[in-house]
Description
A computed fold for a 72-nucleotide RNA from Capitella teleta, annotated as transfer RNA. Rfam family: tRNA. It is annotated as a transfer RNA. Its mean pLDDT, the model's own confidence on a scale to 100, is 82.

RNA sequence: AUCUGUCUGGCUCAGUGGUCGAGCGUUGGACUUUGAUUCCAAAGGUAAGGGGUUCGAUUCCCCUGGUUGACU
Numbered sequence: 001a002u003c004u005g006u007c008u009g010g011c012u013c014a015g016u017g018g019u020c021g022a023g024c025g026u027u028g029g030a031c032u033u034u035g036a037u038u039c040c041a042a043a044g045g046u047a048a049g050g051g052g053u054u055c056g057a058u059u060c061c062c063c064u065g066g067u068u069g070a071c072u
Stems, first nucleotide, its partner, number of pairs: 002070002005067003010024004018055001026042005048064005
């Protein structure tokens, strides 16, 4: 340099155009002599950045950046 995949809460990941979810974690509460476990609830998302298509984009297209892999 070329090609390919990927970028979504703190972390790991879902979600094939119509209000972005789960597990773990965090915080509060219940239980417990205390802690752990268990249960209940809550907070937390400019969806890497920009542009395009569309009535409507996390989703489709393009550019840039990060990153994975292949090849020379």